[in-house]
């Protein structure tokens, strides 16, 4: 100094959170040593126990002790007990700070003066007696003083004008024979210094939901109190007094010096230390005294608490220690008066929890220290690992060495000033000095980003973490732990609070169109605040200078002292304030005197839906009465309710009522806003323009406050066509409490009153001023060459000027650039709501909170998707054809279901004759059962063999295996050893197990759609724009122009392959060398070429034509841009983690994948005669395939097929007759000579094996089915349809799939309207992006606040009863006392005011993965929204009347 957090991103508004620093703290872990400082923030609760105020015998009488001398002691008397400590409950001014001032006191102290002469009297103690538990109390005697009392005396003081009155005192002690004397003292004056009392200005917290308060109240006048002024008191008198500059009231609070923390200016605090109030158990009161209305004094009331003989006493720790209790939490029931200081005394000296030390707490600051040098086999160990190694790490062990601290032993301070002597709590302490000793001494938080620091494990939205965004659902740097790291360090960190960052209350230093935020109003105006020119004077603010004051400490500077620092001393600055003196005098201000540019009048011209009354047209509606007329009207997306043969709509007369003024009419006029509109009249108020008179600053704003104010709504009363909330009916709908349709009340109109709000909007207060233009209408006014030009006023409209704005926009009508007032905002929700208060008849309006909950609501603009928004264009996308599926049988595959398994996957387009291009075993991954454990397989060590294997018996078995037996007894090598095999242990092998959301490959899809981007430069503060747009054009971002763009990528397209022509070379298995065929290399087509039509005569494009096999991309294929579907696929393969390891691995038999009520998908055959292998005759093909095969003739079977075995490793041999086709015959419309399911029976083939579960031929058998509902697929040409062939896989099996070729069409007006796609634009409140996002009732929990019949408390007052203690006054009394008045404090009685606590129930609001009902609101969100107001409905809401456009 800043960062992080709303989005897809961006800028901007904003609020939340963070890093920093303090602190009397307090938890959680840890914990060595000093210094210095601090320690009940809560219960001003209650306190046991000591201690904290006592001195003075030199004031005094006396008592005991003592030989005396003297000491001790209660008691009189003196003087202190009003300081010193405590505490902060009251207190918001009887305080507090400053800075004055007059009407005052004052013991002790100091200074000055004059005095202390004579007498008298009581009383305590002391005795003796009484009463009581006690605590005390009383009564008789007789005593002393520095006690009390008169008297004399009065300089000065006091009262009086004067005269004149009037009041005092003590005495001790030393010292002397003894006076004089010297001290300490008394007594009167007068001054000082320091204390105390009173007044005054100025400053001192929230609250207006506290707007009125106030009778001793405000003044006087006299009397009275007081130290002293004064309604302080009291009696008469008058009605004053404060108060929006906030009085009364209510909350909270001791003030200051400072202290924190800020750059400051502020803001928050009031712990230690200092100053000052205030209090002493809660209250009230007075004595005494210099000084209290008195913390360790006194009476009385309550309240607690001890004590008691029950009759009455006794107490006050907010003094220091300690205890309790309460709380998160705060010390020793120490030492000492050595210092300092303070009472008291003549002193000595006593007291002294004030101090001054020590003790306990890391509570804070400070400052030290836990070692320091070497040490590399980088040790063991841990940890991580790519297994190579890396780190911890010179760490450590191990060696040197020092010794801050510890042990111990010696020495040992200053604080000591008090003439000397004496006297040290801390203390043998602090510090020196020797001697040992690396020994006692390192922790605590963090490591996702802010924020400096990473890795492994385990956990699997769990258990947790979070200060914010958030982290965790099987690869968690974020959770726990561990190993490293980082940060600090005798501490760390958490929590709590306050400042800072927050410019986030904005004085310094903020905003108000659309983010919070201009009041509905230019109204009127009051307080206030601001103010034109000229002199002139004051000098109030306001400059300068000077003085007095701001105590000390504090903080800063600068010096010094403890080793250093903290800490503590000195000086200086400062202390930004207050008052007081003198000077300037330009601005503001006061006052006095002009002026005319602001503003005003007054005259003359002029304009308008300005207001209020009033008369008075004329059209349409409706209604009534009457003609003319006849079946339909009316109405809507369609309809129907309605109306109509009792005559309706339609027409035409006449009449009646009532509202509302077409046209002109305009972005046009008026008004302060609301708002004003048919003519005409009268009253009435305003604007503007112009030359001249006047007045002379008379201005501008404007808090409280008046007053006007659309709709809707309210009272009363009239009025009532039309339209119409409600309310009823008809549709529409799942439903329709709407939305459309009949009807249809109040209102809607008037009069008189209320109400007082709207998106009262320009979402823009009000006035003045000053800053480029360019135009329209309006009102006047002057000039004119009649076109027009100027000037003011008034209302708009463009913008390319400056400038401003987050942008979008504003721009002389400012949202520019300045001034003066004024309202009003401070996150989003609760809420414009509750309470209270005012206003209202009611509705309701105004003023306006809290709790609680969220970390974001917001604004302008960007990119996308998106739209029951617009626009342009393509696709077999509709749309015309054709042929089909969905309806039957059957295959096949899926779902399901069944099952010991029916192994698994694929599952909108993009799964389902898909992986599988062939499940009897096998495959086989499922199931049952039976066996194996270095294994079926792959490498290595090591151990033991020389074998293994093969061949073969035997037994047992369903086999796989298990047990046993026989023959054979490896190869190289002299050898050593090797090879190669098995045996046994061990590393491992092994897995179709999981995860396709950890991956790689590949795949499929949008899509063969035309699009996706870079590079420079431009344009935006920035996402991002441009380029890629727009007009033409193309299949095509394909190509042409225009253009701040200019180029390039990737994609298109073109090159590749097949067809299609033709030329050339090659030639083998060919009848074809004049080229059938293959195969190679090459030509050919590019709108090149003519001709006509659009067109920018550009790209292209449309008719036609020569050539040509081929014509405008000839056809057809490979090839798929950036990316999407967390699509597919760990079971084809490859791979990371994860799981299993006598098994989830392996090997065997069997069994299953083939199950069957159904359901769907995809194909076959078919329903016939355009047909039917029902019979017979006849043609013409291409791609293919083959030695573990193809298999010819020829034979044998009715046929599959057998025999057979030529030919052939293929342009030669086989497979292999193609079929639809054509000719002839028959079937004649039927469930058939139609179709062939299904079944029986008998055969063939493959293959260890056809139960389950293959295929094929005979011969019977002979089902559904007669062209298929909603709905849907395919195809635009050799295509569809229709027909056959081949070949993969295969021991065997094809209705699938791949490929071949035969025969061979119909139709495309056309892009309105589905599906998909593309651009351009336009709204969004979506961005997981409409399958999007959201409302509102309702049900569940769950919060906090409201209202509530009421109980309950607190509080402060108001009236009334009674009424202690004491002043002050009366009565009786000689006195002592008794009584008694006023007034009081408690106490009681009422009846109210305020606040808090709590409560059955109510009503609404807040959160709360997956609740119910709807669809309100963003898109023209499906009826455009929204604002006020009514009425209304489960519920968002709908309707009605006025406004708004957002």
């Nucleotide at each position: 100094a800043g960062a992080g957090u709303u989005u897809g991103a961006u800028c901007c508004u904003g609020g939340c959170u963070c890093a920093g620093g303090a602190u009397g703290a307090a938890u959680g872990c840890u914990g060595g040593c000093g210094g210095c400082g601090u320690g009940c923030c809560u219960a001003a609760g209650g306190c046991a126990u000591g201690c904290a105020a006592g001195u003075c015998g030199a004031a005094u009488g006396g008592u005991u002790c003592g030989c005396a001398a003297g000491a001790a002691c209660a008691a009189u008397g003196g003087c202190g007990g009003a300081c010193g400590g405590g505490u902060g409950a009251g207190u918001a001014a009887u305080a507090c700070g400053u800075a004055g001032g007059a009407a005052u006191c004052u013991a002790c102290c100091u200074u000055u003066u004059g005095g202390u002469g004579g007498g008298g009297a009581a009383u305590a103690g002391c005795u003796c007696g009484u009463c009581g538990a006690a605590a005390g109390a009383c009564g008789g005697g007789g005593u002393a003083a520095u006690u009390c009392c008169g008297c004399a005396u009065a300089a000065a003081a006091u009262c009086g004008c004067a005269a004149g009155a009037u009041a005092a005192a003590a005495g001790g002690c030393c010292g002397u024979a003894a006076c004089u004397g010297g001290u300490c003292g008394c007594c009167g004056a007068a001054a000082g210094a320091g204390g105390a009392g009173c007044c005054u200005g100025c400053g001192u917290c929230c609250u207006a939901u506290c707007a009125g308060c106030u009778u001793g109240u405000u003044g006087g006048u006299g009397a009275g109190g007081u130290a002293a002024u004064g309604g302080c008191c009291c009696a008469c008198c008058a009605a004053g007094g404060c108060g929006a500059u906030g009085a009364c009231g209510g909350g909270u609070a001791g003030g200051g010096g400072a202290c924190g923390u800020g750059a400051g200016a502020g803001c928050g605090u009031g712990u230690u230390c200092c100053c000052c109030c205030a209090c002493a158990a809660g209250g009230c009161c007075a004595c005494u005294g210099a000084g209290a209305c008195a913390c360790g004094g006194g009476g009385c009331c309550u309240a607690c608490u001890u004590c008691u003989a029950c009759g009455g006493a006794a107490g006050g720790c907010a003094g220091c220690a300690a205890c309790u209790a309460g709380g998160a939490a705060u010390u020793u029931u120490g030492c000492g008066c050595a210092a300092u200081g303070g009472a008291c005394g003549a002193a000595a000296g006593u007291c002294u929890g004030a101090c001054g030390c020590a003790g306990c707490g890391a509570c804070g600051c400070c400052g030290c220290g836990u070692g320091c040098g070497g040490g590399a086999u980088g040790a063991a160990g841990g940890u991580c690992u790519u297994c190579g190694g890396a780190u911890c790490g010179u760490a450590a062990a191990c060696c040197g060495c020092u010794g801050u601290g510890g042990a111990g032993a010696g020495g040992g301070a200053a604080a000591a000033a008090c003439a000397u002597a004496a006297u040290g709590a801390u203390g043998g302490u602090a510090c020196c000095u020797c001697u040992c000793u690396a020994g006692a001494a390192a922790g605590c938080a963090c490591c996702u980003g802010c924020u400096a620091a990473c890795u492994a494990c385990g956990u699997g939205c769990c258990a947790g973490a979070a200060g914010c965004c958030u982290c965790g659902g099987u690869g968690a740097u974020a959770c726990g732990u561990a190993g490293g790291g980082u940060g600090c360090a005798a501490g760390c960190a958490u929590u709590a609070u306050c400042c800072g960052g927050a410019u986030u209350u904005a004085c310094u230093g903020g905003g108000c169109g659309u983010a919070a935020a201009g009041a509905g109003u230019a109204u009127c105006g009051u307080a206030g605040g601001c103010g034109g020119u000229u002199g002139g004077u004051u000098a109030a603010g306001u400059g300068a200078u000077u003085g007095g004051u701001g105590a000390a400490a504090u903080c800063u500077u600068u010096g010094g002292g403890c080793u250093c620092a903290a800490c503590c001393c000195a000086a200086a600055a400062a202390u930004u304030g207050c008052c007081g003196g003198u000077c300037a005098u330009a601005c503001u201000g006061g006052c006095c005197a002009g002026c005319u540019a602001g503003a005003g009048u007054u005259a003359c011209u002029u304009c308008g839906g300005g207001a209020u009354g009033g008369u008075u047209g004329g059209a349409a509606u409706u209604c009534u009465a009457g003609g003319u007329g006849u079946a339909g009207g009316g109405g809507u997306g369609a309809a129907a309710u309605c109306c109509g043969u009792u005559g309706a709509u339609a027409u035409c007369u006449a009449g009646a009522a009532g509202a509302a003024c077409a046209c002109c009419a305009a972005g046009g006029g008026c008004g302060a806003a609301g708002g004003c509109a048919g003519a005409c009249c009268a009253u009435u108020a305003g604007g503007a323009g112009u030359c001249a008179a006047c007045u002379g600053a008379c201005g501008c704003u404007g808090a409280u406050g008046a007053a006007c104010g659309a709709a809707a709504g309210c009272u009363a009363g009239g009025g009532g066509a039309g339209c119409a909330a409600a309310c009823g009916g008809g549709a529409u709908u799942a439903g329709a409490g709407a939305c459309c349709c009949c009807g249809g009340u109040a209102g809607u109109c008037c009069u008189a009153g209320c109400c007082g709000u709207a998106a009262a909007c320009a979402a823009u207060g009000u006035c003045c001023a000053c800053u480029a233009g360019u135009u329209a209408u309006u009102u006047u006014c002057c000039c004119u060459u009649c076109g027009g030009g100027g000037g003011a006023g008034a209302c708009g409209a463009c913008g390319u000027a400056a400038g401003c704005u987050a942008a979008c926009g504003c721009g002389u009508u400012a949202a520019g650039u300045g001034g003066a007032c004024c309202g009003c905002c401070u996150g989003g929700g609760g809420a414009g709501u509750a309470c209270g208060g005012c206003c209202g008849c009611a509705a309701g309006g105004c003023u306006a909170a809290a709790a609680c909950u969220c970390a974001a609501a917001g604004g302008a603009a960007u990119u996308g998707g998106c739209g029951g928004g617009g626009a342009a264009a393509c696709g077999c996308a509709c749309a015309a054809c054709c042929a089909g599926g969905g309806g039957a049988g059957c295959a096949u595959g899926u779902g399901g279901u069944u099952u010991a398994a029916u192994u698994c996957g694929a599952u909108a387009c993009g799964a389902a004759g898909c992986g599988a291009u062939a499940a009897a075993c096998c495959u086989u991954a499922c199931c049952u059962g039976g066996g194996c454990u270095u294994g079926a397989c792959a490498u290595c060590u090591a151990u033991u063999u020389g074998a293994c294997g093969a061949u073969u018996c035997u037994a047992g078995g369903a086999a796989a295996c298990u047990a046993g037996g026989a023959u054979u007894u490896u190869c190289c090598g002299c050898a050593a050893g090797g090879a190669c095999a098995a045996u046994u242990a061990g590393a491992c092998a092994g897995u179709u197990g999981c995860u396709g959301c950890a991956u790689g490959g590949c795949u499929a899809u949008c899509g063969u759609c035309a699009g996706c981007u870079c590079g420079u430069a431009c344009c935006g503060u920035g996402a991002g724009g441009c380029g890629u747009c727009g007009c033409c054009u193309u299949a095509a971002g394909u190509g042409g122009c225009g253009u701040a763009a200019c180029g390039a990528g990737c994609g298109c397209a073109a090159c590749c392959c097949c067809u299609u022509u033709g030329a050339c070379g090659u030639g083998u298995u060919a009848a074809a060398u004049a080229u059938u065929c293959a195969c190679g290399u090459c030509a050919g087509a590019c709108u090149g070429c003519c001709u006509g039509g659009c067109c920018u005569c550009a790209a292209g494009u449309c008719g036609g034509g020569a050539g040509g096999a081929a014509g405008g991309a000839g056809g057809g294929g490979a090839c798929g841009a950036c990316g999407u579907u967390a699509a597919g696929u760990c079971a084809g393969c490859a791979c990371g983690g994860c799981a299993c390891u006598u098994a989830c691995g392996c090997c065997c038999a069997g069994g299953g994948c083939a199950a069957c009520a159904c359901a769907c998908a995809u194909c076959c055959u078919a329903c016939a005669a355009u047909g039917g292998c029902g019979a017979g005759g006849g043609a013409c093909a291409a791609u293919g395939g083959g030695u573990c095969g193809c298999g010819a003739a020829a034979u044998c079977g009715c046929a599959a097929g057998g025999u057979g075995g030529a030919g052939c490793u293929a342009a030669u041999c086989c497979c292999a007759u193609a079929a639809a086709c054509c000719c002839u015959c028959c079937c004649u419309c039927a469930g058939u000579u139609c179709a062939g399911a299904u079944u029986g029976c008998g055969g063939g083939c493959u293959g260890c094996a056809a139960c389950u579960c293959g295929c094929c031929c005979g011969c019977a058998u002979g089902a559904a089915g007669u062209c298929g509902g909603a709905c849907u697929u395919g195809g635009u040409a050799g295509u569809a349809a229709u027909c056959g062939c081949g070949g993969a896989u295969c021991a065997g099996c094809a209705g699938a799939c791949c490929g071949c070729g035969g025969u061979g069409a119909a139709u495309a007006c056309g892009u309105u309207c589905u599906c998909g796609u593309u651009u351009c634009u336009u709204g969004c409140a979506c961005a997981c992006a409409c399958c999007g996002c959201c409302c509102g009732u309702c049900a569940c929990a769950u919060g906090a606040g409201g209202a509530g019949a009421g109980u309950c408390g607190a509080c402060a007052g108001c009236g009334c009863c009674c009424g202690a203690a004491g002043u002050a006054c009366c009565c009786u009394g000689u006195a002592a006392a008794g009584g008694g008045u006023c007034c009081u404090a408690a106490g009681g009685c009422g009846a109210g005011g305020c606040c808090g606590a709590u409560a059955a129930u109510c009503a609404g609001c807040g959160u709360g993965a997956a609740g119910u009902c709807g669809u309100a609101a963003c898109a023209a969100g499906g009826u455009a929204u929204c604002c006020g107001u009514u009425c209304u409905g489960g519920a968002a809401g709908g309707a009605g009347c006025g406004g708004a456009u957002g």
Small-subunit ribosomal RNA from a sediment metagenome, 1446 nucleotides, folded computationally. RNAcentral holds the sequence, with entries from SILVA. Its Rfam family is "Bacterial small subunit ribosomal RNA".